[in-house]
Context: one part of a larger RNA
RNA sequence: UGACGGGGGCCCGCACAAGCGGUGGAGCAUGUGGUUUAAUUCGACGCAACGCGAAGAACCUUACCUGGUCUUGACAUCCUGCGAACUUGGUAGAGAUACCUUGGUGCCUUCGGGAGCGCAGUGACAGGUGCUGCAUGGCCGUCGUCAGCUCGUGUCGUGAGAUGUUGGGUUAAGUCCCGUAACGAGCGCAACCCUUGUCCUCAGUUGCCAGCACUUCGGGUGGGAACUCUGGGGAGACUGCCGGUGACAAACCGGAGGAAGGUGGGGAUGACGUCAGGUCAUCAUGGCCCUUACGGCCAGGGCUACACACGUGCUACAAUGGGGCGCACAAAGGGCGGCGAAUCCGCGAGGUGGAGCCAAUCCUUUAAAACGUCUCGUAGUCCGGAUCGGAGUCUGCAACUCGACUCCGUGAAGUCGGAAUCGCUAGUAAUCGCAGAUCAGAAUGCUGCGGUGAAUACGUUCCCGGGCCUUGUACA
Repeated sequence: UGACGGGGGCCCGCACAAGCGGUGGAGCAUGUGGUUUAAUUCGACGCAACGCGAAGAACCUUACCUGGUCUUGACAUCCUGCGAACUUGGUAGAGAUACCUUGGUGCCUUCGGGAGCGCAGUGACAGGUGCUGCAUGGCCGUCGUCAGCUCGUGUCGUGAGAUGUUGGGUUAAGUCCCGUAACGAGCGCAACCCUUGUCCUCAGUUGCCAGCACUUCGGGUGGGAACUCUGGGGAGACUGCCGGUGACAAACCGGAGGAAGGUGGGGAUGACGUCAGGUCAUCAUGGCCCUUACGGCCAGGGCUACACACGUGCUACAAUGGGGCGCACAAAGGGCGGCGAAUCCGCGAGGUGGAGCCAAUCCUUUAAAACGUCUCGUAGUCCGGAUCGGAGUCUGCAACUCGACUCCGUGAAGUCGGAAUCGCUAGUAAUCGCAGAUCAGAAUGCUGCGGUGAAUACGUUCCCGGGCCUUGUACA
């Protein structure tokens, strides 16, 4: 100087408390451990591994296994020889591949040849998702959006170092004020950026419709530029104003005005560093290792196994509910190898059909919960839907291992969950649906979007994490 303390003081954070909803029990989905296996590829392991890499394993992916095959190689550069490139069909085979076969003679040229591509050969080399993240770059997680981390000069100390950065107040903040052997400065904080909330202005189609006219009642048409909206520009919030407290300060409390008030809400933004944190399997890369194989190609299988254990979720156990009928109201996205309307067929998944749309125009597109009404009456039920049987639909070369969905039948566990444990402070929790990325197909995951919309916070003694000062130390 740090680190640590079941030392002290001060102060924060959904840290506790106060509340609301869960997890832990059930079934299923998914990840992991374990076990099994020819293989069940690899990585990630307290927080910070476990719906994680994977924003999507039937083949492919794919790195694993079994079998079949290739050896200058699927890919790059150089050399030599031959041939234009390219292309049709057939046979064998699981295919990779092997053999046969058809058409074709191009471009430039100094007529030597050359460019490009293919085949064969030689060797230099290629290739490796092989090892080492404890050799590394880059990127990321984490403490933590915590308020800290430092420097120059000066001063003090033999020195390590201290001071500044401590103290009195204050703040979300090393934020600001005052004091002060310090005076300044840098990286952080804040602001500048995006979005949302109010208004003005400009613009008016594909969007809008107040008034006027027409109307097949659909902003459909004429028309309008007000309103909504879209997206450019601007205004607005600064403790600016008033009162009080305070040290005449910074600031705090209350109030006015205002759409918004003291950082208005949300996001992006992550200091010096810590964890030899994670990644050699995104990529790059040192070293090591393989080189007729640890490289390449192919078929099939596996990554989907299942006595069991754990994490994360979905659906429930019902009446604030289930079912039937009626009937409203979104936002944000996506669309040409695409979205696909009306119509007709099918109980349905879907099929038919192809209008329209490169999209404020057309499609996706009926949002659902809500609301009205009828029914069920506490029952393992008109709750719950697992599982299984049958019949189908769609994607795709192909759904056996191993897809999603539909219909009929079947109807399991489950009556609110032990110890324990998680999230959340407001348009939040809870609850309801919608969209997107990936993607041929395949979400209960993920990322977004809106609808409905709470309860509680006395307080900081205690648990956890953190900041500042101080104290002890046999630790570094």
Molecule: small-subunit ribosomal RNA, 3' major domain
Organism: Halospina sp.